This is a predicted structure of a 72-nucleotide RNA (transfer RNA) from a Candidatus Bathyarchaeia archaeon. The coordinates come from a structure-prediction model, not an experiment, and the mean pLDDT is 83. The same sequence occurs in records of 2 taxa. The organism belongs to Bathyarchaeia (SeqCode), within Archaea. It matches the Rfam family "tRNA". It is annotated as a transfer RNA. Gene Ontology term of the family: triplet codon-amino acid adaptor activity. The RNAcentral record of the sequence draws on ENA and MGnify.
[in-house]
């Protein structure tokens, strides 16, 4: 330098154009003499950055940054 994949909640990951979700973690509550476990509720997001297409974009297109793998 070229090719492919990836970047979404604190962490691990879904969501193939139509309300951004799950598990774990966190806070609060129930339960317990107490803790853990269990159950319930709540909070937590500029979907890496910038632009474009569209009534509507995590999703499609272009550029940039970073990470992984391969080729040279």
């Nucleotide at each position: 330098g070229c090719u492919g994949g990836g970047a979404u909640a604190g962490c691990u990951c879904a969501a193939u154009g139509g309300c951004a979700g799950a598990g774990c973690a966190a806070a609060c509550g129930c339960u317990u003499u107490g803790u853990a476990a269990g159950c319930g509720u709540u909070a937590g997001g500029u979907u890496g950055c910038g632009a474009g297409u569209u009534c509507a974009a995590c999703u499609c297109u272009c550029g940039c940054u970073c990470c992984c793998a391969g080729c040279u």